This is a predicted structure of a 1501-nucleotide RNA (small-subunit ribosomal RNA) from an uncultured sludge bacterium.
Rfam family: Bacterial small subunit ribosomal RNA. Its family is annotated with structural constituent of ribosome and ribosome in the Gene Ontology.
The coordinates come from a structure-prediction model, not an experiment, and the mean pLDDT is 85.
RNAcentral holds the sequence, with entries from ENA, Greengenes and SILVA.
[in-house]
RNA sequence: AGAGUUUGAUCAUGGCUCAGGAUGAACGCUGGCGGCGUGCCUAAUACAUGCAAGUCAACUUGACGGAAGGAGCAAUCUGACCGUAGAGUGGCGCAAGGGUGCGUAACGCGUAAGUAACUUGCCCCAAGGUAAGGAAUAACGUCGAGAAAUCGGCACUAAUACCUUAUAAUGCAGCGGAUCCACAUGGAUAUGUUGUUAAAGGUUUACCGCCUUGGGAUAGGCUUGCGUCUGAUUAGCUAGUUGGUGUGGUAACGGCACACCAAGGCAACGAUCAGUAACUGGUCUGAGAGGACGAUCAGCCACACUGGGACUGAGACACGGCCCAGACUCCUACGGGAGGCAGCAGUGGGGAAUAUUGGACAAUGGGGGAAACCCUGAUCCAGCGAUGCCGCGUGAAGGAAGAAGGCCCUUGGGUUGUAAACUUCUGUCGGUAGGGAAGAAGGUUAUAAGGUAAACAAUCUUAUAGCUUGACGGUACCUACAAAGGAAGCACCGGCUAACUCCGUGCCAGCAGCCGCGGUAAUACGGAGGGUGCAAGCGUUGUUCGGAAUUACUGGGCGUAAAGCGUGUCUAGGUGGAUUAGCAAGUCUCGUGUGAAAGGCAACGGCUCAACCGUUGCACUGCGCGAGAUACUGCUUUUCUUGAGAUAUAGAGGGGUGAGCGGAAUUCUUGGUGUAGCAGUGAAAUGCGUAGAUAUCAAGAGGAACAUCAGAGGCGAAAGCGGCUCACUGGCUAUGGUCUGACACUGAAGCACGAAAGCGUGGGUAGCAAACGGGAUUAGAUACCCCGGUAGUCCACGCGGUAAACGAUGGGUACUAGUUGUUAGGGGACUUGACCCCCUUAGUGACGCAGCUAACGCAUUAAGUACCCCGCCUGGGAAGUACGGUCGCAAGAUUAAAACUCAAAGAAAUUGACGGGGGCCCGCACAAGCGGUGGAGCAUGUGGUUUAAUUCGACGCAACGCGAAGAACCUUACCUGGGUUUGACAUCCGCGGAAUCCGCCAGAGAUGGUGGAGUGCCUUCGGGAACCGCGAGACAGGUGCUGCAUGGCUGUCGUCAGCUCGUGUCGUGAGAUGUUGGGUUAAGUCCCGCAACGAGCGCAACCCCUGUCCUUAGUUGCUAACAUUAGGUUGAGCACUCUAGGGAGACUGCCGGCGUCAAGCCGGAGGAAGGUGGGGAUGACGUCAAGUCAUCAUGGCCCUUACAUCCAGGGCUACACACGUGCUACAAUGGAUUUGACAAAGGGUCGCGAACCCGCGAGGGGGAGCCAAUCCCAGAAACAAAUCCUCAGUACGGAUUGCAGUCUGCAACUCGACUGCAUGAAGUUGGAAUCGCUAGUAAUCGUGGAUCAGCGAUGCCACGGUGAAUACGUUCCCGGGCCUUGUACACACUGCCCGUCACACCAUGAGAGUUGGUUUUUCCAGAAGCCGGUGAGCUAACCUUCGGGAUGCAGCCGUCCAAGGAAGAGCUGAUGAUUGGGGUGAAGUCGUAACAAGGUAGCCG
Repeated sequence: AGAGUUUGAUCAUGGCUCAGGAUGAACGCUGGCGGCGUGCCUAAUACAUGCAAGUCAACUUGACGGAAGGAGCAAUCUGACCGUAGAGUGGCGCAAGGGUGCGUAACGCGUAAGUAACUUGCCCCAAGGUAAGGAAUAACGUCGAGAAAUCGGCACUAAUACCUUAUAAUGCAGCGGAUCCACAUGGAUAUGUUGUUAAAGGUUUACCGCCUUGGGAUAGGCUUGCGUCUGAUUAGCUAGUUGGUGUGGUAACGGCACACCAAGGCAACGAUCAGUAACUGGUCUGAGAGGACGAUCAGCCACACUGGGACUGAGACACGGCCCAGACUCCUACGGGAGGCAGCAGUGGGGAAUAUUGGACAAUGGGGGAAACCCUGAUCCAGCGAUGCCGCGUGAAGGAAGAAGGCCCUUGGGUUGUAAACUUCUGUCGGUAGGGAAGAAGGUUAUAAGGUAAACAAUCUUAUAGCUUGACGGUACCUACAAAGGAAGCACCGGCUAACUCCGUGCCAGCAGCCGCGGUAAUACGGAGGGUGCAAGCGUUGUUCGGAAUUACUGGGCGUAAAGCGUGUCUAGGUGGAUUAGCAAGUCUCGUGUGAAAGGCAACGGCUCAACCGUUGCACUGCGCGAGAUACUGCUUUUCUUGAGAUAUAGAGGGGUGAGCGGAAUUCUUGGUGUAGCAGUGAAAUGCGUAGAUAUCAAGAGGAACAUCAGAGGCGAAAGCGGCUCACUGGCUAUGGUCUGACACUGAAGCACGAAAGCGUGGGUAGCAAACGGGAUUAGAUACCCCGGUAGUCCACGCGGUAAACGAUGGGUACUAGUUGUUAGGGGACUUGACCCCCUUAGUGACGCAGCUAACGCAUUAAGUACCCCGCCUGGGAAGUACGGUCGCAAGAUUAAAACUCAAAGAAAUUGACGGGGGCCCGCACAAGCGGUGGAGCAUGUGGUUUAAUUCGACGCAACGCGAAGAACCUUACCUGGGUUUGACAUCCGCGGAAUCCGCCAGAGAUGGUGGAGUGCCUUCGGGAACCGCGAGACAGGUGCUGCAUGGCUGUCGUCAGCUCGUGUCGUGAGAUGUUGGGUUAAGUCCCGCAACGAGCGCAACCCCUGUCCUUAGUUGCUAACAUUAGGUUGAGCACUCUAGGGAGACUGCCGGCGUCAAGCCGGAGGAAGGUGGGGAUGACGUCAAGUCAUCAUGGCCCUUACAUCCAGGGCUACACACGUGCUACAAUGGAUUUGACAAAGGGUCGCGAACCCGCGAGGGGGAGCCAAUCCCAGAAACAAAUCCUCAGUACGGAUUGCAGUCUGCAACUCGACUGCAUGAAGUUGGAAUCGCUAGUAAUCGUGGAUCAGCGAUGCCACGGUGAAUACGUUCCCGGGCCUUGUACACACUGCCCGUCACACCAUGAGAGUUGGUUUUUCCAGAAGCCGGUGAGCUAACCUUCGGGAUGCAGCCGUCCAAGGAAGAGCUGAUGAUUGGGGUGAAGUCGUAACAAGGUAGCCG
């Protein structure tokens, strides 16, 4: 410090997710030791048991013990006094310590002040005092009640308990003046005067107490400034409320309380209400600013079963006190009682979850005490928990045969791995044994000195000596001994993110933080090996900060990503021109107080180190006080004119409101002319019209809107404003004198205006026109189109308040290059003048620099540079919805969520693809033609069906006469049956044998049995090579699967003109440029231009065939001349043809025109051929997971007496049917018969096979010739000539069937071809639709070849013969190329995608209601208690005149008041038949709304 994820890719926006840290944690797996911390976050739930607050030279008693003494002969009794357990009175303590976080949004807490408005036990300092008396009471005793708790009566007794009196001030209270301080009040000091208030003693003589006063210290009470969570879908709250006067009350101020008076007080700077919460030092995180938290430790607050109350006291409204009410629990003899772990342990319960009913007061601290000492679950220790942090260990060195085993493997090896074994060594921790601290200060006894004292008692201080105090704990630590011996796991390994292979599984099981893995080769699931990371832990989960600049103060944005209010006006608020002086609030500097300790940081130090701890320093960014500075802001003040305004003159304008007027047009009405249509559409129909329409002329009525001018123009705040005239009226601009003197800008609320549609009332209604009716279209058509047509549109007055109310751009001010147009002014120059030209102000457009921007773009009219103010945004959906509020007549508007759900949604630009977008261009693409297919019969292939099997593959073009250039057996892969198992085939080993050939038997054959012939080649004589048989295993074998694991090959777009690269340049980038543009071409062919310049693969050319000529060579070819023959038959010849080698030729080269002086195009000449002469071969980058595992090769998987292999037979040839490709036809341009003519290219020795003979023929016999320019196949056919047929199911057509044959072959039954005779089907030119072809082409005619025994070939490939028609042209269909445009597509239009309905699940709104919680109002009620009143009952101390009084108490009454009750209201939760929409869910239904002109442009209201 970043990373992953939206896309085909890019950039930016934006969310989600991850890596880090932390934790009072929990869970899973695992677990050696120690140190230091830490441990109910939930039920402030209920609690058994034990402990957590006592103590004491004041007093009384005193079981028990001691004991001077006394009594007694003795046993024994008594016993002053002393000690001690217990109890009581009394004092102090119990208000601390310890726990918890319910309540509390508050002066509760924090911080800084105040108290001149207060208190303070114990402690310290100082001064003074401590006199004289008295009356009771508990314990104890006795009697009694009760189950108990406990209580009552009588009698006795003490005090440092209680009371009276005395004395008393510098106390307190009243009155008085003085000084000082303070300044709303008052306070301090000294002082005059009047009144009033105190005490306790104990031991013993020195201490401890007691009383009063002043001061201090400590601790508290109260007050104030500032700070302290969320919600406005909580906007008004308040009656002791706010203030005053008086009185009461308190330690003290105060409405704290009461009476009276006044009517205030709080609130948008957020009152009230609701929700949540103890606060802080600090903790975690973060660079910081911040954010979250508030366990442990520390400070403060609150609470103690729930609610209320007071008492005592210095202090409480009191955790281990009291009273009352309530709930709960326990005891009970049913009469009544007892209790409060949020103290320490512990129990139940709750929960994911949190410990021992431990030891000790040794230390520290606290209470009491003079002290010893006692008490102390505070505390110190120990125990339990890897709960956290820190430290240590689980060994170290050597050790390659790189062992075995595991895993992988290309079978070579690699890896685990120096790892182990093995050798040597060490001894931390743990174990055993021995030694062994510090933590201890004190206390006490003795002695000495000193203080005190009359004193050598006693006591206090100091010193010395002796004795003595440790829970932890025989712990830390040290030493010795033995032994590598007892001590490693967890997570991860697709990317982020360090770490890879095998097996299993097969969208299953599962994983997953995000993206995403898994559908037969998963580094992502599970296991294993290996690796990576951390380590006594490791992972997971939760929470929190960070990353997140993703709430932006530091530090974000708003044209299009979320985001500028529709517009104006104005209040509060914020901000504000120049200048003078003052002040010093902000600001800055210095000083000072405080900012507790702990914590943080630094240095040093202590535990072996560290964690941990100690000492010192710094910091604690804050607040208060004081002093100073005065630039800036502020406040007060003096002026100014440039901002703003006023005034004057001039000016432009659809600015607004009202009234009047005008013409054109539509429609209607009346009349005239006139006749059959009009209107409407893509085409129609509905409609109108013979009752006279449309058309046309004239007149009239009425409503609405104002052509031309008109403009990128004007005005207005926006919405908006357009005929003309008048009236009233708002704003604006220019010019330049005067005046005011900052009067300004913005603007939350508020107020006003606000298109269209809509609503109300009343008018009006020509045209247009939701709804509605009809006609079309359509699968449907509640639409688009057409004919009608009502609200409405118009007017008046109200309401409504929204729009894609848009420049998707808030307002103001200033600054920052220009060019050009235009509107309204002013000035200059020049003109007779208008123009023209220059300068300038205000507005409004276009372009453009810098700059900005994600880009697009903006650019003096900013989206630039700055300042001021307002509004708004924070992922998509749910949703601008629900609920609540406000407004509205309603429609609805406004304000405005959540649950749930997704990992995206969205912006700009890029490359493609696509468009029922555009432009240019090409192609038998259409058109123009010729001939077909689709109908028939047959052939053939396919589907389907059938079958034991009908083997398999190929499926739009680009499968279907395709693989198959030959299925009767074989082929053959399929089926049935019969056999074989190292195998039909390859290599290796052992043994035997030559190989081989010929029989016979069984069998369908494979196979088995048996007989005979035959003994080879090389040799170093051992044997070897080939072959055959047997045997054992390694292995063979598979047309089994996967073409979606592959190679190779092939098809296709397409022989289309394209596809790319290097360097440079442009762009943030994807990318662009080049390759676009202007021409041209068959062509990215070439030329020109150009930020491009070059290059590559394609195009073209080079290659082959063919067309002309030349040359060379003439046999098997040819024959002009010569000879010869029936015949190029032969001689002869090589001229010609031909053959096959080599050359020439064509290049827009020449001429003319056009064209940019180009490329090139058009025409012409010459030429066999002319603009690529014709044809072939040749197929760029790539696309289709195209085809092929059955040509071959090959990974993986599968079978191995079978999915291998051999054999026989069958099947691939089936047949209701459907399709493709063909053949033959339907006839006279024909058929039949006879005769006659002309090819090319092939093939042939297991072959082609002549002549000749036989057969009607297929064919048979025959065998010449030929290994081929020689011989053969081999008769070419269409054609020509002649004859017949004469339009018919025929002398067309030949299917089908019968009979008889031929040939091939081991074999023609399933299942061959051919021949002859006979038979003679459909078919008379073929619906919708569809195919080929542009010249030697189509059409038509025959010929050959491969495969092959034969053949189903009408197929395929090749050859020649005859030989056309048409192309205006590119609108349309199809395909393609280039440019451009739109896009929500990128699996790319067979794309994407919307809504209803149906089903399942989820959360949520409404809902007759039902049921809780909480707050509150009114009323009733009123426990305990304080206070007040009363007090006829009772009453020790004091007074008394002895009668009584005073005082106090009970009792009773009253105010206040908790729980409780009644009625009502608000808020909030749960639940509810039914209901509303919403979300989610591989393959449901209906349509096709949007994205392209999305097929009616879309969108907003």